The prediction has a mean pLDDT of 85. Large-subunit ribosomal RNA, domain II from Isoptericola variabilis, 719 nucleotides, folded computationally. It matches the Rfam family "Bacterial large subunit ribosomal RNA". Rfam links the family to the GO terms structural constituent of ribosome and ribosome. The source organism's lineage runs through Bacteria, Bacillati, Actinomycetes, Promicromonosporaceae and Isoptericola.
Context: one part of a larger RNA
RNA sequence: CCCAGGGAGUCUUGAUCAUUGGCGAGGUUAAGUGGUUGAUCCACGUAGCCGAAGGGAAACCGACAUGUCCGCAGCAGUUUACUGUGAGGGACGAAGUGUGCUCGCUUGGAGUCAAUGGUGGAGGACCUGAAGCCCGACGAUCUAUGCCUGGCCAGAUUGAAGCCCGACGAAAGUUGGGUGGAGGAUCGAACCGUUGCUGAUCUGCAAAUCGCUCGGACGAGCUGGGUAUAGGGGUGAUAGUCUAAUCGAGAUGGGCAAUAGCAGGUUCCGCGUGAGACUACUCGUAGGUAGACGUUCGUGGAGAUAGAUUACGCUGUAGAGCACUGAUUGUGCGUUUAGGGGGAGCGAUCCCUCGGCGUGCUGCCAAACUCCGAAGGUGUAAUCGUUGUAGAUACGAGCAGUGAGUGAUGGUGGGUAAGCUACCAUUACAAAAGGUGAACAAACCAGCCUGAAGUUAAGGUCCCUAAAUAUCAGUUAAGUGUCACAGACAAACCGUGUCCGUGGUCGAAAACAACCAGAAGGUGGGCUUAGAGGCAGCCAUCCUUGAAAGAGUUCGUAACAGAUCACUGGUCUAGCUUGCGGGCCGGGAAAAGGGACGGGGCUAAAAUUGGAUACCGAUACUUCAGACCAUCGAAAGAUGAUGUGGUAACGCGGCGUAGUGUUUGGGUGGAAGCAAGGCUGUGAGGUCUUGUGGACCGGAUACUAAUGAGAGUCUUGGG
Numbered sequence: 001c002c003c004a005g006g007g008a009g010u011c012u013u014g015a016u017c018a019u020u021g022g023c024g025a026g027g028u029u030a031a032g033u034g035g036u037u038g039a040u041c042c043a044c045g046u047a048g049c050c051g052a053a054g055g056g057a058a059a060c061c062g063a064c065a066u067g068u069c070c071g072c073a074g075c076a077g078u079u080u081a082c083u084g085u086g087a088g089g090g091a092c093g094a095a096g097u098g099u100g101c102u103c104g105c106u107u108g109g110a111g112u113c114a115a116u117g118g119u120g121g122a123g124g125a126c127c128u129g130a131a132g133c134c135c136g137a138c139g140a141u142c143u144a145u146g147c148c149u150g151g152c153c154a155g156a157u158u159g160a161a162g163c164c165c166g167a168c169g170a171a172a173g174u175u176g177g178g179u180g181g182a183g184g185a186u187c188g189a190a191c192c193g194u195u196g197c198u199g200a201u202c203u204g205c206a207a208a209u210c211g212c213u214c215g216g217a218c219g220a221g222c223u224g225g226g227u228a229u230a231g232g233g234g235u236g237a238u239a240g241u242c243u244a245a246u247c248g249a250g251a252u253g254g255g256c257a258a259u260a261g262c263a264g265g266u267u268c269c270g271c272g273u274g275a276g277a278c279u280a281c282u283c284g285u286a287g288g289u290a291g292a293c294g295u296u297c298g299u300g301g302a303g304a305u306a307g308a309u310u311a312c313g314c315u316g317u318a319g320a321g322c323a324c325u326g327a328u329u330g331u332g333c334g335u336u337u338a339g340g341g342g343g344a345g346c347g348a349u350c351c352c353u354c355g356g357c358g359u360g361c362u363g364c365c366a367a368a369c370u371c372c373g374a375a376g377g378u379g380u381a382a383u384c385g386u387u388g389u390a391g392a393u394a395c396g397a398g399c400a401g402u403g404a405g406u407g408a409u410g411g412u413g414g415g416u417a418a419g420c421u422a423c424c425a426u427u428a429c430a431a432a433a434g435g436u437g438a439a440c441a442a443a444c445c446a447g448c449c450u451g452a453a454g455u456u457a458a459g460g461u462c463c464c465u466a467a468a469u470a471u472c473a474g475u476u477a478a479g480u481g482u483c484a485c486a487g488a489c490a491a492a493c494c495g496u497g498u499c500c501g502u503g504g505u506c507g508a509a510a511a512c513a514a515c516c517a518g519a520a521g522g523u524g525g526g527c528u529u530a531g532a533g534g535c536a537g538c539c540a541u542c543c544u545u546g547a548a549a550g551a552g553u554u555c556g557u558a559a560c561a562g563a564u565c566a567c568u569g570g571u572c573u574a575g576c577u578u579g580c581g582g583g584c585c586g587g588g589a590a591a592a593g594g595g596a597c598g599g600g601g602c603u604a605a606a607a608u609u610g611g612a613u614a615c616c617g618a619u620a621c622u623u624c625a626g627a628c629c630a631u632c633g634a635a636a637g638a639u640g641a642u643g644u645g646g647u648a649a650c651g652c653g654g655c656g657u658a659g660u661g662u663u664u665g666g667g668u669g670g671a672a673g674c675a676a677g678g679c680u681g682u683g684a685g686g687u688c689u690u691g692u693g694g695a696c697c698g699g700a701u702a703c704u705a706a707u708g709a710g711a712g713u714c715u716u717g718g719g
Stems, first nucleotide, its partner, number of pairs: 001719006011123003015119009026050003032044004054061002064093001067092004074085004094107005126265004133255004138250001144229009153219001155187003158183001162179007191216003196212002199210002231247001233243002268654006278291005293401001294399006303387003307384009319372001320370002325366002330361006337355001339354006405429010434445003449626007459616003462600003468613001471611005481602002493587003497584008506575001514571005520544003525539003550565001554563002627644002629640004655708001657705010673692008
């Protein structure tokens, strides 16, 4: 992993609601007793319980079997539109009680006992799952420490005390040599250990091993056997270590089905409706309780209203503005106006300037500014629309689920930002299929019973791939592009790329560009300088001739010279030049080979912009046939433009399994079971045939339930 069997809302009791039934101002027995059956049932039993009266804390007091009005259903009448009556229902009135007296509760008789179903309480309470807590017995063959009794430690080295001899010395003693053999001494096997490789191994040789290396190795040494200490206890050269592969409290049996707001699982079918992820409180935030939202049933009996328009009101946002509150640019004026700086004067003091305040003009900002002010939103009313006697709005009761939401668009706060976070409105997903977007919960189209045909939506029409290699007019040369939004972007800036629009200067009295010619004289201006001659630097920058020519634009020289420009004439000839705006395009532009427009590929497109026409394209729409549902109906049947998506959940109807009562059947002329097929029902399923098998098994109806398997790291067995 697979197969087969098993495997989870049950029972008791008391409560409440609904349905069905009995009796009914009453209903009912419990324990028990008598009779009786195979199982059981019948009859007694009135203790008790519920109801028939409430109000009040209590003392205590103590109620309409109907007075008035409205009016649904029904009934009756009729001129068909109403009228009369009107159970139930409603509004008043009246009454009981409470000193809580402008109020509360109650009063014009319906309960009770069972059965079935829903739900919640107590119990293990749908099943499975802790870590833990407590109690009793078991462990020191592992290991910790103590005690008793034994055993073991190759070899080599160093050479303490003591002693002996010599020398010196008066002596004490000093010194040399020898002897001696001390030491938690040295090196190093056995033995004990385990430092590093963070080596090997790491489904191992091994639930701690292997290799090399390394520490101790006469000692606080190692070790055999015996013995002692036991679980909040032991033992501990202390690491919370060790106490039998178990230790921040052993293991085992029991309390025990501990508890779990947490996690997983929870078994047949169809039909109707169909949420929430919000608000409040909560030692509350993974939970609960109440409300909102769902569903089912009932009461009641006439309006209800999401939409549109109109009328009359309300509003202070977007925008805008500066009249207020603040912020704020430049500038003028006034001002003994807080202060700073400078100047004059011996000083008092005066003057200039910056600044302050006030004010005029000018520019500008604001969620907590407003002289203004939309779109919109909202209240009331009317009309239209929609809906309702086939019973709405409303009210009551049973049962819930939810109370971790998420995306998009628009509007906000926080944050540099985020597939971020906290909100508001709408919408989608959640719980929504189908088509489009290459693929893609939420984007676009569109809300799914079954079958068939047609028409469209979004989006598309060269090939993959259904449909235009269609049409008209432009643009792009970058494969730009071939991406609606979005994850999956690109910006400032630059362009003599190209197209379009709109201005200005100049121009047939000749522009712009090119070529030819001129570009002079006073003068080498003055100063400076070794020199300074247009052209190192400083000052000035005139005059003349002329078509024009600077006391000189750039290069050049030591300084001159020389070249060139401004400026002018000629040749030639029709536009030249410049500003601004827009379209497409290019650069700006960096990230795992090509490698991503979905791909191929595409250039007067199959790109892009604008126009106009066909076609394709969905579960949408239309038509036909059928099913179900809802309503009406006694039924047959009719109607449904406005019925048939659906998670949690609520409601309804069924299928199957096992057994029992009653009834009715089948079976050796072949039951159950098994296998393969056929038919049939929307489905759970039903039924038939054949084979196998060899003895029991069905239908209907009522009741009962250890009643349905694919999931639980489920359990048992097998593979």